Transfer RNA from a Candidatus Bathyarchaeota archaeon, 78 nucleotides, folded computationally. Rfam family: tRNA. It is annotated as a transfer RNA. The coordinates come from a structure-prediction model, not an experiment, and the mean pLDDT is 82. The sequence is in RNAcentral, with records from ENA.

[in-house]
RNA sequence: GGGCUGGUAGUCUAGCUCGGUUAGGACAUCCGCUUGACGUGCGGAAGGUCACCGGUUCAAAUCCGGUCCGGCCCACCA
Repeated sequence: GGGCUGGUAGUCUAGCUCGGUUAGGACAUCCGCUUGACGUGCGGAAGGUCACCGGUUCAAAUCCGGUCCGGCCCACCA
């Protein structure tokens, strides 16, 4: 340098092909109920500029272009 692939909440992850509900789930955190207490169980809450910039569109996590970072493969090696 070329190709492929990934980046979504504190952590892990679904959704991306086929654009359209307020971006969903698990764990963790916090609150309530339950308990003598802790834990378990049940209910609830908070937490996301969907890596970044731009474009297309009535509408973008999703499509298009560029950039950054991680992984794998190939090439180059003065």